[in-house]
RNA sequence: AAUCGAUAAUGGCAAACUUAUUGAAAAAUAAGGACGCAAAGCCAAGGGCCUAACGUUUUUACUAUGGCAGCCGGUUACCGAA
Numbered sequence: 001a002a003u004c005g006a007u008a009a010u011g012g013c014a015a016a017c018u019u020a021u022u023g024a025a026a027a028a029u030a031a032g033g034a035c036g037c038a039a040a041g042c043c044a045a046g047g048g049c050c051u052a053a054c055g056u057u058u059u060u061a062c063u064a065u066g067g068c069a070g071c072c073g074g075u076u077a078c079c080g081a082a
Stems, first nucleotide, its partner, number of pairs: 004080002012037002017032006035070001041075003046072002048068003055062002
C1' cells in the first nucleotide's frame, strides 16, 4: 500500500411504526423510535425499481420533467485482531 473484517477501541447512521408538515403520487423533512448497517458517507448523466400530475391515447395503457444510494454500480474515507 492492496485485500480483508474481531464478541477490539473511538465514534457514527437509523428500518418498520407513530405524530406533524410538504407533495397529484411515489416519496421527502422534523421529532420520537431501533430492524439492521464497515461505507446505511457522497453520487440519480450507468443498469434496475417506484410513482404518473402534465401530455398522448380514449377509458385503459404509455410517458419523468418527479423519486429511491437500506438493489447493483461508481467514488472517497475511520480503526487494525486473524
Description:
This is a predicted structure of an 82-nucleotide RNA (c-di-GMP-I riboswitch aptamer) from Alkalibacillus haloalkaliphilus. NCBI's taxonomy places the organism under Bacteria, Bacillati, Caryophanales, Bacillaceae, Alkalibacillus. It was read from a public genome assembly, where an Rfam model found it.